[in-house]
Record summary: Model confidence (mean pLDDT): 81 of 100. This is a predicted structure of an 83-nucleotide RNA (transfer RNA) from Caenorhabditis briggsae.
RNA sequence: GCAGUGGUGGCCGAGUGGUUAAGGCGUUCGAUUCCCGUUCCCAUUGUGGUAACACAGCGUGGGUUCGAAUCCCACCCACUGCA
Numbered sequence: 001g002c003a004g005u006g007g008u009g010g011c012c013g014a015g016u017g018g019u020u021a022a023g024g025c026g027u028u029c030g031a032u033u034c035c036c037g038u039u040c041c042c043a044u045u046g047u048g049g050u051a052a053c054a055c056a057g058c059g060u061g062g063g064u065u066c067g068a069a070u071c072c073c074a075c076c077c078a079c080u081g082c083a
Base pairs, nucleotide, nucleotide: 001082002081003080004079005078006077007076010025011024012023018066026044027043030040031039045056046055047054048053059075060074061073062072063071
C1' cells in the first nucleotide's frame, strides 16, 4: 500500500429500514440474615429536572429516505491475510 472482518452503556453482547437500542455481568437502594454470602424485588446510556418528562445518543463527519445502529461515501481505530 491492497483486501477482509469488526467498532453498540462501566464490561460482554443481540439488534441488518418502521413504538420502546434485547439479554447477561457488574453496581446502587430495599427484602431475607446476628453478620457475610446466596436468593429475591426495583433501578442502572448521558444531560436537565424533586418527579412526570424533555432533549441527545450505536467509532467520527456527511449523504439517501417520510423514517437510519441498520443503506451509501469519506475518514479514524483494532484484528487477520496479501504484498

Notes: Its Rfam family is "tRNA". By type it is a transfer RNA. The source organism's lineage runs through Eukaryota, Protostomia, Rhabditida, Rhabditoidea and Caenorhabditis. The gene name in the source record is tRNA-Gly-CCC-6-1. The sequence is in RNAcentral, with records from ENA, Ensembl Metazoa, GtRNAdb and Rfam.